[in-house]
RNA sequence: CGGAAAAACUCUGGAGAGAGCGGUUCAAUCCGCCGCCGAAGGGGCAACAAGCGCGAGCUUGGAAACUCUCAGGCAGAAGGACAGAGGGGCA
Numbered sequence: 001c002g003g004a005a006a007a008a009c010u011c012u013g014g015a016g017a018g019a020g021c022g023g024u025u026c027a028a029u030c031c032g033c034c035g036c037c038g039a040a041g042g043g044g045c046a047a048c049a050a051g052c053g054c055g056a057g058c059u060u061g062g063a064a065a066c067u068c069u070c071a072g073g074c075a076g077a078a079g080g081a082c083a084g085a086g087g088g089g090c091a
Base pairs, nucleotide, nucleotide: 003090009086010085011084012083013082018034020033021032022031023030035074036073037072041070042068043067044066048061049060050059051058052057
């Protein structure tokens, strides 16, 4: 000087849903009751693959922003999948 991929890390953007009610509290937290959200994490599965069965089919593996809502969340702050930039790595 020229060049590939991933992680840590830094910066920027980043949705949804009760500052619910009663006790306490600025709020969070704690106890009880009801409603809701999906984009930390976690669970489920289609195509497909392998095996089994004469066959319908069965078993195992199997993705997501789909689905469940265990966890988490429902003012602000924080967090936040994901995206962009930097960074880093290697010959």
Molecule: Glycine riboswitch aptamer
Organism: Pseudomonadota bacterium